[in-house]
Molecule: transfer RNA
Organism: Candidatus Nanoarchaeia archaeon
RNA sequence: GAACCCGUAGCUCAGCCUGGUGGAGCGCCAGUCUUAUACACUGGUGGUCGCUGGUUCAAAUCCAGCCGGGUUCA
Numbered sequence: 001g002a003a004c005c006c007g008u009a010g011c012u013c014a015g016c017c018u019g020g021u022g023g024a025g026c027g028c029c030a031g032u033c034u035u036a037u038a039c040a041c042u043g044g045u046g047g048u049c050g051c052u053g054g055u056u057c058a059a060a061u062c063c064a065g066c067c068g069g070g071u072u073c074a
Stems, first nucleotide, its partner, number of pairs: 001073007010026004020057001027045006050066005
């Protein structure tokens, strides 16, 4: 220098192909239970979808550029 993959909640990741209400598990908070804690159960808490711009009535999703991480090639 080039190609490819990844970037979404505090953490691990779906969702993207095929545009139309942003999700799961873990975590955290509260309650029930218990002498108390834990477990279990119930409820709650969660986001600039890496950044900027473009297309569109509408973008996590499509397009372009950039940033960061990884792998490979040179």